[in-house]
Notes:
The prediction has a mean pLDDT of 77. The RNA shown here (Bacterial small signal recognition particle RNA) has 100 nucleotides and comes from Thermoflavimicrobium daqui. Rfam family: Bacterial small signal recognition particle RNA. By type it is a non-coding RNA gene. The sequence was found by an Rfam model in a public genome assembly.

RNA sequence: GAUUGGGUCCUACGCAACGGGUGCUUUCGAACCGUGUCAGGUCCUGGCGGAAGCAGCACUAAGGGAGAUUUCUCGUGUGCCGUAGGGGUGCCUGGUUUGA
Numbered sequence: 001g002a003u004u005g006g007g008u009c010c011u012a013c014g015c016a017a018c019g020g021g022u023g024c025u026u027u028c029g030a031a032c033c034g035u036g037u038c039a040g041g042u043c044c045u046g047g048c049g050g051a052a053g054c055a056g057c058a059c060u061a062a063g064g065g066a067g068a069u070u071u072c073u074c075g076u077g078u079g080c081c082g083u084a085g086g087g088g089u090g091c092c093u094g095g096u097u098u099g100a
Stems, first nucleotide, its partner, number of pairs: 001097008009086006015079002017076005024067005034059004042051003
């Protein structure tokens, strides 16, 4: 000096990480406009009985708090992790070869 491979650069896909939402567990949670049970009282009945049903209690809805973890989902120059393609102007590195 030549040639060739890889990295750096770009793109696409994937994976992980982080963040949001959701799912899961648990807890709180409805004066009336949820359910059940309905003390007291109210109403109907000659009576037997029946009806509606406030408070309370229980279970929960919408919604809120906490928890661990990946079910699902969205996002991101967080990674430069994997695969393929692009690019050969420059830089780094390896192989082969030629000359001094």